This is a predicted structure of a 67-nucleotide RNA (transfer RNA) from a marine eukaryotic metagenome. Rfam family: tRNA. The family's RNA type in Rfam is transfer RNA. From the family's description: Transfer RNA (tRNA) molecules are approximately 80 nucleotides in length.
RNA sequence: ACUGUGGCUUAGCUGGUAGAGCACCUGAUUCGUAAUCAGGCGGUCGAGGGUUCAAAUCCCUCCAGUG
Repeated sequence: ACUGUGGCUUAGCUGGUAGAGCACCUGAUUCGUAAUCAGGCGGUCGAGGGUUCAAAUCCCUCCAGUG
C1' cells in the first nucleotide's frame, strides 16, 4: 500500500431493505446413477467505536492475510 461479504469463489456505481455461481437439501425426470429442470436452506458484510434519519459503502483504532 492492497485485501477481508453464506461452506467455497465472488458482485455490490456517488450512503437508501445484501445479489450471483458452485456446493448442500427437497421434488420432477431415469430401471438406477450422472446430467438436466423446478423449488428451498444458508450472510446482521474481519472486530470495536464514530458521523448520519439511514453505513458493506464515509472517518478512527485494532485483528488477520498478501506485497